[in-house]
This is a predicted structure of a 522-nucleotide part of an RNA (small-subunit ribosomal RNA, 5' domain) from uncultured Algibacter sp.
The sequence was found in a public genome assembly.
Context: one part of a larger RNA
RNA sequence: GGAUGAACGCUAGCGGCAGGCCUAACACAUGCAAGUCGAGGGGUAACAUUGUAGCUUGCUAUAGAUGACGACCGGCGCACGGGUGCGUAACGCGUAUACAAUCUACCUUUUGCUGAGGGAUAGCCCAGAGAAAUUUGGAUUAAGACCUCAUAGUAUGUGAGAUUCGCAUGGAUUUCAUAUUAAAGGUUACGGCAAAAGAUGAGUAUGCGUCCUAUUAGCUAGAUGGAGUGGUAACGGCACCCCAUGGCAACGAUAGGUAGGGGCCCUGAGAGGGGGAUCCCCCACACUGGUACUGAGACACGGACCAGACUCCUACGGGAGGCAGCAGUGAGGAAUAUUGGACAAUGGAGGCAACUCUGAUCCAGCCAUGCCGCGUGCAGGAAGACUGCCCUAUGGGUUGUAAACUGCUUUUAUACGGGAAGAAACACUGCCACGUGUGGCAGCUUGACGGUACCGUAAGAAUAAGGAUCGGCUAACUCCGUGCCAGCAGCCGCGGUAAUACGGAGGAUCCAAGCGUUAUCC
Repeated sequence: GGAUGAACGCUAGCGGCAGGCCUAACACAUGCAAGUCGAGGGGUAACAUUGUAGCUUGCUAUAGAUGACGACCGGCGCACGGGUGCGUAACGCGUAUACAAUCUACCUUUUGCUGAGGGAUAGCCCAGAGAAAUUUGGAUUAAGACCUCAUAGUAUGUGAGAUUCGCAUGGAUUUCAUAUUAAAGGUUACGGCAAAAGAUGAGUAUGCGUCCUAUUAGCUAGAUGGAGUGGUAACGGCACCCCAUGGCAACGAUAGGUAGGGGCCCUGAGAGGGGGAUCCCCCACACUGGUACUGAGACACGGACCAGACUCCUACGGGAGGCAGCAGUGAGGAAUAUUGGACAAUGGAGGCAACUCUGAUCCAGCCAUGCCGCGUGCAGGAAGACUGCCCUAUGGGUUGUAAACUGCUUUUAUACGGGAAGAAACACUGCCACGUGUGGCAGCUUGACGGUACCGUAAGAAUAAGGAUCGGCUAACUCCGUGCCAGCAGCCGCGGUAAUACGGAGGAUCCAAGCGUUAUCC
C1' cells in the first nucleotide's frame, strides 16, 4: 500500500447492488417448513344448493341429487428441494479413464398383450380398557390392495449345435429341445404388463495430484495370495471353512496433530504466499450410539426399532420429544437481522385438468457491513465588517467571498395527482389444419412486490457534515497551560519553566457519510 462475513469509538441525509452467528454440531417455548389424487375404492362425518312436512315465520325434522369432501383403504411423492461442516488425510475431493463386473421409478421411441377366478382386511357399526398417548374383542364390506390359474418371447435356467468378434478371463448374434415366471382396470383417453433401445441418475475400480510432526521406525493374522462356498444390482477377503506365507515401509509405512475437498477468493510484475464466508459441483452429518424395514432409489433432517443423556405431561399406572429448515428465544461471544408478504414469476410433488401444497423461490423489513452513485446549493458580493486568534513598529495579518445581502436553481426531502414493465400462459369460447387428438391463430382473465419504480404539478435554500491528523517518516504551525508531573507514542522518541511531539484554543492538511482504532492475510 491492498484486502476482510469484521468488531469497537465518534459521527450520520438518500438511493442501487451485494452481504449479514466466523463463537457453543450448545439447549430450545410457539407458529409454519410435504403433501396430493373422488377420473383407483367402500363411501357421506361436516358444508353449500334444492324438494317435502311442521309452525316458534325462520327455525326444526326428513329425503334424494349435484357440487364438494373429514377420517379410512389404495397410488405416487416423502431418498428432492432447504440446513450445517461434526467426522474424514480417505479413491473423500480434483482430473483422466474403464465396467466384456452393474442397476436405474417417473420421461422418450418401437413392438406386442391386457383372459378367468378366490379369500380377506381397514373404515362404518356394536361392546369395552385407559387420565392421556393410544388400544382390545365381535360382526360385516370394496378396490387399479393381496393371492391362485391360464397365456407369452427379443426374459431367465439347463442341454446340444452354428456364425462372428475381441482386450486375457471371454463377448455378441442365432437354431432346436425343455422347465419356470405377467398384467388392472376404465371407457375415449388415462392407465397396467412384457421386451428392446435412448436419456438421466447412481454404484464400483484404476493412473496422477492433495497439510504438519522422525523429539513417531518399524507396521500388519482377514493380514497378502490361491481353490471353493455364501452374499451383492455388480467384481472383489465383501463374509466364511481350507491351503500357502505373504503384503507395506527412509521415494517416509505405522502413529500422533490439524482439516470437509474443488471451482474460486485476497495479495503479488510474475513465480509464489495466504484462505476455502456468500454462489456452483462433490462428500459427510441430522440429540448421541447401533440396526434394519419399506422402496427404483435410504440404512432415511421434520420415518421405524433398541440403548443412552436431557427436557416436558401425568389421575404415578404410563406417555411425548429432537430448529445444523424459516422466523424467533436463552446461553456463549468483541459481534451478526423480522416470531413479515405472496405463490404474481421460475422450479418442484400429486392430479386428465381445474387446482392444492411449497419458510424452495420471488419480495418486503432491520443493519453505513462493503462497493458504487447522488446531495448537503450556484453565481455575484469588500465598507475585506463584528467576533475569535496571532504579531505589533499600534498599525497589520488571518478566519475570508467566508458571512450578511442580491439574483438564480430545486437533485433529494415534503404535499398533491397520474402510474408501470415484469404476463406469457393454464382454463373457457370461437375459427383453421387434418394425423380426429394434437397443433396453430384470435378473444377473455391472472401482480406478492405496490400505488413501488417512473412521470407531472406546488412552494422554498429550503430537510442534510463529520472524523482523524499537523516533530521526522508524512500533506499540514502558532499561542496559552503544564513543568520527567499530567500525559503522548506505529518506529525513532517527546515532557526537567519559552514543548511546532502532552492538554486546550486559533489556523491548516487529508479523507468524506464517513473517519479513525484494533484483529487477521499478502